[in-house]
This is a predicted structure of a 168-nucleotide RNA (Lysine riboswitch aptamer). The sequence was found by an Rfam model in a public genome assembly.
RNA sequence: AGCUAUGAUAGAGGCGCGGUUGACAAGAGUAGGCUUUAUUAACGCGGCAGACACGCAAAGCCGAAAGGGGAUACCGCCGAGGCGUCGGUCGAUUGUCUGCAUUUCCGACAGCCGGGCCGCCGGAGAAUAUCCGGCGGACUGUCACUUAGGUGGAGCGCUGUCAUUGUU
Numbered sequence: 001a002g003c004u005a006u007g008a009u010a011g012a013g014g015c016g017c018g019g020u021u022g023a024c025a026a027g028a029g030u031a032g033g034c035u036u037u038a039u040u041a042a043c044g045c046g047g048c049a050g051a052c053a054c055g056c057a058a059a060g061c062c063g064a065a066a067g068g069g070g071a072u073a074c075c076g077c078c079g080a081g082g083c084g085u086c087g088g089u090c091g092a093u094u095g096u097c098u099g100c101a102u103u104u105c106c107g108a109c110a111g112c113c114g115g116g117c118c119g120c121c122g123g124a125g126a127a128u129a130u131c132c133g134g135c136g137g138a139c140u141g142u143c144a145c146u147u148a149g150g151u152g153g154a155g156c157g158c159u160g161u162c163a164u165u166g167u168u
Stems, first nucleotide, its partner, number of pairs: 001168003005164007014078001016077005024069001032062006044056003047100007081113003084109005091103003114140002117137008142153004
């Protein structure tokens, strides 16, 4: 000095990731309130199943909110983060009870995904917004191989530096 392995640390990818803020649109002339009229059976509906209860009309006047979106700015970052499975958990979905489903938050997992974009399909959603997942496409970063055209892999990756072990 080179190579290998392990550890520490610093970084890169770019329409990169998450959070906060947020006028405004939508939600919605909906829920609900008041007034008037009618006195309203059955079916049906109020997330699903069961039991009991309760509610439900029309017109006029008034009239929200939550969840979801959101230019911008700021903050934290580069398994950033997202999803899945399992366990726990606060509230909500008319009330009470039982079971379930969806949703909030927390934890575990050598479970999945390199990244964004476009298209299709499925799910969430009031939604043609937006989000999530799967598949396909080209692109892009990275490494390996290469006949230098390409092909393949995955972030448990890649690059730099340092330390240590081994080796030449």

The coordinates come from a structure-prediction model, not an experiment, and the mean pLDDT is 80. Its Rfam family is "Lysine riboswitch aptamer". Rfam links the family to the GO term lysine biosynthetic process.